Predicted 3D model of a 68-nucleotide RNA (transfer RNA) from Hynobius yangi. RNAcentral holds the sequence, with entries from ENA. The prediction has a mean pLDDT of 84. It matches the Rfam family "tRNA". Rfam classes the family as a transfer RNA. Taxonomically the source falls in Hynobius (Eukaryota, Sarcopterygii, Tetrapoda, Caudata).
RNA sequence: AUCUUUUUAGUAUAAAAAUACAAAUGACUUCCAAUCAUUUAAUCUUAGUUAAAAUCUAGGAAAAGAUA
Numbered sequence: 001a002u003c004u005u006u007u008u009a010g011u012a013u014a015a016a017a018a019u020a021c022a023a024a025u026g027a028c029u030u031c032c033a034a035u036c037a038u039u040u041a042a043u044c045u046u047a048g049u050u051a052a053a054a055u056c057u058a059g060g061a062a063a064a065g066a067u068a
Stems, first nucleotide, its partner, number of pairs: 001067007010021004023039005044060005
């Protein structure tokens, strides 16, 4: 320099914005742990297409890889 792939909650994975772990609150317990219930929190960014976009298209950002 060229090309390819991937960006979603604190972490991981899935698509009907969902689950598990994590965090907070409450219950239980003499206290802690475990368990149960509830809650918070997310589609990298800017445009476009569409009745409707996490998903399709284009630019940008970050990460990884291949070739030279």